RNA sequence: AGAGUUUGAUCCUGGCUCAGAAUGAACGCUGGCGGCGUGCUUAACACAUGCAAGUCGAACGAGAAAGGGAUUGCUUGCAAUCCUGAGUAGAGUGGCGCACGGGUGAGUAACACGUAGAUAAUCUACCUCCAAGCCUGGGAUAACUAUUCGAAAGGAUAGCUAAUACCGGAUGAAGUUGUCUGGCACAAGUCAAGACAAUGAAAGAUUGCCUCUUCUUGAAAGCAAUUGUUUGGAGAUGAGUCUGCGGACCAUUAGUUUGUUGGUGGGGUAAAGGCCUACCAAGACUACGAUGGUUAGCUGGUCUGAGAGGAUGAUCAGCCACACUGGAACUGGAACACGGUCCAGACUCCUACGGGAGGCAGCAGUGAGGAAUUUUGCGCAAUGGGGGAAACCCUGACGCAGCAACGCCGCGUGAGUGAAGAAGGCCCUUGGGUCGUAAAGCUCUGUCGACAGGGAAGAAAUUACUUCAUAUUAAUAGUAUGUUGUAUUACGGUACCUGUAGAGGAAGCACCGGCUAACUCCGUGCCAGCAGCCGCGGUAAUACGGAGGGUGCAAGCGUUGUUCGGAAUUACUGGGCGUAAAGCGCGCGUAGGCGGUUUGGCAAGUCAGAUGUGAAAGCCCUGGGCUUAACCCAGGAAGUGCAUUUGAAACUGCCUUACUAGAGUAUGGGAGAGGAGAGCGGAAUUCCGAGUGUAGGAGUGAAAUCCGUAGAUAUUCGGAGGAACACCAGUGGCGAAGGCGGCUUUCUGGACCAAUACUGACGCUGAGACGCGAAAGCGUGGGGAGCAAACAGGAUUAGAUACCCUGGUAGUCCACGCCGUAAACGAUGAGAACUAGGUGUAGCGGGUAUUGACCCCUGCUGUGCCGGAGCUAACGCAUUAAGUUCUCCGCCUGGGGAGUACGGCCGCAAGGCUAAAACUCAAAGGAAUUGACGGGGGCCCGCACAAGCGGUGGAGCAUGUGGUUUAAUUCGACGCAACGCGAAGAACCUUACCUGGAUUUGACAUCCUUUGACAGUCCCGGAAACGGGACCUUACCGGCUUGCCGGAACAAAGUGACAGGUGCUGCAUGGCUGUCGUCAGCUCGUGUCGUGAGAUGUUGGGUUAAGUCCCGCAACGAGCGCAACCCUUGUCUUUAGUUGCCAGUAUUAAGUUAGGAACUCUAGAGAUACUGCCUCGGUUAACGAGGAGGAAGGUGGGGAUGACGUCAAGUCCUCAUGGCCUUUAUAUCCAGGGCUACACACGUGCUACAAUGGGCUGCACAAAGGGUUGCUAUCCCGCGAGGGGGCGCUAAUCCCAAAAAGCAGUUCUCAGUUCGGAUUGGAGUCUGCAACUCGACUCCAUGAAGUUGGAAUCGCUAGUAAUCGUGGAUCAGCAUGCCACGGUGAAUACGUUCCCGGGCCUUGUACACACCGCCCGUCACACCACGAAAGUUGGCUGUACCAGAAGUCGCUGGGCUAACCCCGAAAGGGGAGGCAGGUACCCAAGGUACGGUUGAUGAUUGGGGUGAAGUCGUAACAAGGUAAC
Repeated sequence: AGAGUUUGAUCCUGGCUCAGAAUGAACGCUGGCGGCGUGCUUAACACAUGCAAGUCGAACGAGAAAGGGAUUGCUUGCAAUCCUGAGUAGAGUGGCGCACGGGUGAGUAACACGUAGAUAAUCUACCUCCAAGCCUGGGAUAACUAUUCGAAAGGAUAGCUAAUACCGGAUGAAGUUGUCUGGCACAAGUCAAGACAAUGAAAGAUUGCCUCUUCUUGAAAGCAAUUGUUUGGAGAUGAGUCUGCGGACCAUUAGUUUGUUGGUGGGGUAAAGGCCUACCAAGACUACGAUGGUUAGCUGGUCUGAGAGGAUGAUCAGCCACACUGGAACUGGAACACGGUCCAGACUCCUACGGGAGGCAGCAGUGAGGAAUUUUGCGCAAUGGGGGAAACCCUGACGCAGCAACGCCGCGUGAGUGAAGAAGGCCCUUGGGUCGUAAAGCUCUGUCGACAGGGAAGAAAUUACUUCAUAUUAAUAGUAUGUUGUAUUACGGUACCUGUAGAGGAAGCACCGGCUAACUCCGUGCCAGCAGCCGCGGUAAUACGGAGGGUGCAAGCGUUGUUCGGAAUUACUGGGCGUAAAGCGCGCGUAGGCGGUUUGGCAAGUCAGAUGUGAAAGCCCUGGGCUUAACCCAGGAAGUGCAUUUGAAACUGCCUUACUAGAGUAUGGGAGAGGAGAGCGGAAUUCCGAGUGUAGGAGUGAAAUCCGUAGAUAUUCGGAGGAACACCAGUGGCGAAGGCGGCUUUCUGGACCAAUACUGACGCUGAGACGCGAAAGCGUGGGGAGCAAACAGGAUUAGAUACCCUGGUAGUCCACGCCGUAAACGAUGAGAACUAGGUGUAGCGGGUAUUGACCCCUGCUGUGCCGGAGCUAACGCAUUAAGUUCUCCGCCUGGGGAGUACGGCCGCAAGGCUAAAACUCAAAGGAAUUGACGGGGGCCCGCACAAGCGGUGGAGCAUGUGGUUUAAUUCGACGCAACGCGAAGAACCUUACCUGGAUUUGACAUCCUUUGACAGUCCCGGAAACGGGACCUUACCGGCUUGCCGGAACAAAGUGACAGGUGCUGCAUGGCUGUCGUCAGCUCGUGUCGUGAGAUGUUGGGUUAAGUCCCGCAACGAGCGCAACCCUUGUCUUUAGUUGCCAGUAUUAAGUUAGGAACUCUAGAGAUACUGCCUCGGUUAACGAGGAGGAAGGUGGGGAUGACGUCAAGUCCUCAUGGCCUUUAUAUCCAGGGCUACACACGUGCUACAAUGGGCUGCACAAAGGGUUGCUAUCCCGCGAGGGGGCGCUAAUCCCAAAAAGCAGUUCUCAGUUCGGAUUGGAGUCUGCAACUCGACUCCAUGAAGUUGGAAUCGCUAGUAAUCGUGGAUCAGCAUGCCACGGUGAAUACGUUCCCGGGCCUUGUACACACCGCCCGUCACACCACGAAAGUUGGCUGUACCAGAAGUCGCUGGGCUAACCCCGAAAGGGGAGGCAGGUACCCAAGGUACGGUUGAUGAUUGGGGUGAAGUCGUAACAAGGUAAC
């Protein structure tokens, strides 16, 4: 620091996802040790049990028992007494503590917290210091005893007693209160200032000493010390209260409030205050967010981040709040009190049913909840706390241990050497590679663990004992102070150290398609599964599962959840708004924000300095301590903040002085569809009346509905009525926008120009608010010619609720009132300044010149086009900015859901404004690029159409295919580009199919062993294969000891490796082929342009059959294609003449022979044609048109030749080949059958339908081929197919071989025929082992359909079509097919509008699997979330009312009452005060009624979303077939 993902590719926008760090975590697999930390995030749910707050006898009274001992009595095991236990235990009065410490985060949006202040508005027990005091009395009460109630918990009555418990009096000011005075401050106040008056306190305990007094060992008074106590002051600490500022969300919460806001009097508190009360006033808060709702303890900090920020608030620390829920007070210095009290409620427990008890959010622990969180441990040794004079006691605070890899940190699981690169695994191209120096082996070490031995620091105090010293004293008692030593450790025999043995006890987890480090095999076969995103899996998966190998981390590793980061994806740092999301439709203007030049002042902002604070811990730095680290300790820095204070005065602000450049006013002009009202005008449409006139009109792609003989349309005249204003008219004008168009007039707004004068910043923007606002729509009343939603009819159509036509109502028009939206668009908010130009146009000026108008130059204001810099993702914008800046407002943050639901506001309604969420997807989108496509455009070509000729489609037959049938009808090929195709030839064979019979190393190949040559002939069984038997017979080469060995070939038997497969996959492949298409295209290098994909070149102007050539050009060149080179044909020359030829000579029946080499022909080599020549056109070009010559003329004709690529085109059944399958069978052999079936459909052909013909007779002319297993002449036989026989020929020699159409003659005479020949019967021929299924041909007989073929469709442009025959391959035989050959031999092409296909350019695109594309909506089905809903049911809350526990305060009298006062001798009485009772106010829970709000649920219902192959249509994307919105 980035990466993946939208596309065919690109750039951008934009979301989603990943890599990092962290965690109180959980889960999965695994697990050696130690140190330091951490551990209910959920149910503030309920809790068994134990412990967590007591202590003081030096405040007080009283005071056991067990046990032990002694004595006595005696029934020797009982009783009594005494001592001890012991002034102990336990209880009580009293003091102090229990308000700390510990827990939790429910509540709380608040002065709760943080920070800075205030308290002149306050309190503070214990502690410290200072000052003063502590005198004198009194009455009770618990404990206890007795009686008594109760199950218990707990009481009741009577009686006794003490205090540092309680009460009275004295003294007393510095305190308090009141009045007056003074100093200082001044708003309240303050000062140990002064005077007067009132008020106002106490308690002792312990120890020591007797000098004095009394008893006199020693005590008491007394004295002294210590401690306690009282009053006042000061300090320290802690607390209360108040204030400024700061930190959550929702405006779909906009108004709230009656003690409310303030004042006065009173009350209350430690204390200001409506804190409370009475009266008076009517205020107070709020858009800088009141009130309401939701959520939440706050902070130091923690995590993350470069930072700014964001998230968080466990452990530690500060503050707050709470203690089962709600309320209340008491005590106290402090509580409205976690382990206190009272009441109410819920829950649990005990009960004798009458009544009682309880509160773990203390530490452990239990249940429950949950993904999930520990021991009912040890100790007060340390630190801290309470009480005490102290010893000491208490302390689940705390210190330790236990459990948990929960986290951080450290260590180990060994080190060295070791190649036969072992065995084994895995892979393999079979060579090898890899695990791998890894192991084994050899040599070492000794951490951790195990065992054994030693063994700390943490402890210093107090105190006790002890040593010594000093002071006091008569004292070596004692006491006080100091000092020496001893005693005290939960952890723990722990840390640590040493030793012993011994590599021994100690490695896993995730990942390996890309992101992202790491690859192979097997299994599986869109299954099982994976997945963070993109996406893998449908038979060769580096993506699933396993294995081997590798990568990463490591006692852990992964997964999941959460937070920050990356994300500049909320943008302060640091984003945007023409088209990607985003400028309000427009104005006016309030608050607010911002604001020209200048003088002086102030100092709020700003800047600088100082002071205080910003707790500690943490982070950072330095140093130190544990062996290191984590961890801990010490010091420093930092803490960007707040407050106070001192200063500066440039800038902002405020006050003030002036100015004129902003803004405005006045004067004079001209322009304008600017607005509102009134009036007027002509053209046209329609209607009405009248005339003329007659059969149509109207309408359309074509029609029909419709109008018209009752007189239309047309035409003439007259009239009525409404609406709109042709030409002018113009990217011309005006207006803020919407918008505004005949003419005249009235009223009225704004802008512009010119020149001066005046005001003196008066300005800009603008949340709310207010106003204007097209069309449509709504209300009321008019009006209504034309047009025209709805509606009706006619067409179109598969349908047509549309497009087209005929009608037609709202509406369109006017007046008044609503509505308030538009692609209200320049998709561009308003204002200001600056930044090259060119050229139009509108308005008003200036200058020069002119008689004047034009023209020319120039200024301002508007409105257009082009274009530079700059900007932009690009397109584009560009002084009218989308450039460079400033000010203000509005708006955006992925697509869908959705501008929807709910709520609110507005509206008569329609609806508008505001405006979510659940859920769902990984995209949605912008601009540009290359293609493809278009019922887009332009140019061009092709038997593409047209013009012609002949066919197919109808018939019969042949052949192929589909279908059907079958045991099998083997398989493949399916638009063109399958279908007389593979197949150049299925009776057996072929043959792959079926039935049946057989074989298993096999019909075929290689290797090994043994034996032998192999072969051949015959017989039996059998359908054959095959099986059995008989006969015959031993070959070739080499060596040689001549009958042995070796070799090669072949055969048989055996064995296993293997053979075999026309089995599957042409979507694993090679090769070959088809097709677009013989179409003219397809590309590259360098350069240039573009951010890039790409473009340029290759486009353009001409031309061509052609990207053929020329010209031009940021291109210049090149390659594969085109053309040419090749073959054939057409002309000529030459060479050569046999088997071919024959002009002349001879000859013959005959080129038969001699001869000839001229001709034809044959087959070699050459020549020829190149727009070369002429004319014209064309850009002086390329080229085109015509002509000459020539056998041939513009590539002469034909062929071969097929660019880059497309179609997963065809072929695994030609061949080759990966993988899979099969192996007594899917292999091999054999016989028979089938591929030849037959209601039917299609393709390709043949023959016909006849007279341009059929039959018969005669005559003529080819080319190219084939032939020895062959072609076969002459001859004979047969009507014929053919048979017999056989010359010649291995072929320019012989044969097939007759060419046919044609020509000549004759017959038939338009008919199902003398056309046509199918079908069938009979008889034959040939081939072949064999013609039944199933061959071809011949003869005789038979004589079907068919009389020129519907829609539709095919071929052909010249030696072509058409027509006629001939040959060949395959082949024993079999062709109407295929391939080839020649004979005869046409017609037509105006032309490119249309159909089809193709090429180039351009345009649109939402297509890229590329139009056979994409894609929309309803319906049907399944699932999901949401809304509405008669209602039902919870939570919270408001208002009114009822009721009112406990309790404080007030009141109360007729109850009771120790201290104090009064009367009284006393008893007693009265008073003050108190207690109980009653009562009033307040008030919790509770109840009733009516609401508000928020959940859950609800028959039914609504739309939405999602879902490989449902239905109906085809709305959008191309002019998407009616342009879209």

The RNA shown here (small-subunit ribosomal RNA) has 1525 nucleotides and comes from an uncultured prokaryote.
Model confidence (mean pLDDT): 83 of 100.
RNAcentral holds the sequence, with entries from ENA.